Annotation: c-di-GMP-I riboswitch aptamer, 84 nucleotides, folded computationally. Rfam family: c-di-GMP-I riboswitch aptamer. Rfam links the family to the GO term cyclic-di-GMP binding. Its mean pLDDT, the model's own confidence on a scale to 100, is 82. It was read from a public genome assembly, where an Rfam model found it.
RNA sequence: CAUAUUUAAUAGCAAACCUGUUGAAAAACAGGGACGCAAAGCCAAGGGUCUAAGGUCAGACGACUAUGACAGCCGGUUGCCGUA
Numbered sequence: 001c002a003u004a005u006u007u008a009a010u011a012g013c014a015a016a017c018c019u020g021u022u023g024a025a026a027a028a029c030a031g032g033g034a035c036g037c038a039a040a041g042c043c044a045a046g047g048g049u050c051u052a053a054g055g056u057c058a059g060a061c062g063a064c065u066a067u068g069a070c071a072g073c074c075g076g077u078u079g080c081c082g083u084a
Stems, first nucleotide, its partner, number of pairs: 003084003012037002017032006035072001041077003046074002048070003054065004
């Protein structure tokens, strides 16, 4: 340096749920809280999923639609310590 790996240490992140705020919603943020995570770091220009305010269609019910979200779904990308 490359590849593989996660027994240990140090450090890190933080699901559900609760409270508050924002938002049409999905969801996000802050505090509490830990189910888990060896990339649970980053990327929403690839696939997938959620929402549908606005828009289109419709007599209506409603259908479709991302310019809104999700990286803790897959994927891409970068990378610390130890071990081999």